A computed fold for a 123-nucleotide RNA from Candidatus Kapaibacterium sp., annotated as TPP riboswitch aptamer (THI element).
The source organism's lineage runs through Bacteria, Pseudomonadati, Eximiradiales, Kapaibacteriaceae (SeqCode) and Kapaibacterium (SeqCode).
The prediction has a mean pLDDT of 76.
Rfam family: TPP riboswitch aptamer (THI element). From the family's description: Vitamin B(1) in its active form thiamin pyrophosphate (TPP) is an essential coenzyme that is synthesised by coupling of pyrimidine and thiazole moieties in bacteria.

RNA sequence: GCGCUCCGUUAGAGGUGCUGUGCGCUGCUUGCUCUAAACGGGAGUAAGCGGCGCGCGGCUGAGAAUACACUCUCAGUACCUGAUCCGGGUAAUGCCGGCGAAGGGAAACGGAGAUAGCCUCCU
Numbered sequence: 001g002c003g004c005u006c007c008g009u010u011a012g013a014g015g016u017g018c019u020g021u022g023c024g025c026u027g028c029u030u031g032c033u034c035u036a037a038a039c040g041g042g043a044g045u046a047a048g049c050g051g052c053g054c055g056c057g058g059c060u061g062a063g064a065a066u067a068c069a070c071u072c073u074c075a076g077u078a079c080c081u082g083a084u085c086c087g088g089g090u091a092a093u094g095c096c097g098g099c100g101a102a103g104g105g106a107a108a109c110g111g112a113g114a115u116a117g118c119c120u121c122c123u
Stems, first nucleotide, its partner, number of pairs: 001118002004113007011073004017059019079104003085098004
């Protein structure tokens, strides 16, 4: 000196899913009423099944927008792709495991500690 651990600065990268409920908007189906009437149709209303937005909760997680937050930055572990994947489990899920040392993926500097190992220099 390299390498190792921790911290910091600047710069950069990344994710935000599942679910209960209230309100609002809205789609579909069915029934009823009114209207219109040649077949088609229009309006209102009720029930059922959904979608979106906002509010309040539940699950996992560092983080599921309190965000001026959290995590990560050269790599077997931020995260993305494969993936509407496979297995397990759950009320459900990108919940857990596999895939996976896969293919991609954002860096420089400073400080402290430790100092086994390796390299170089001096005595």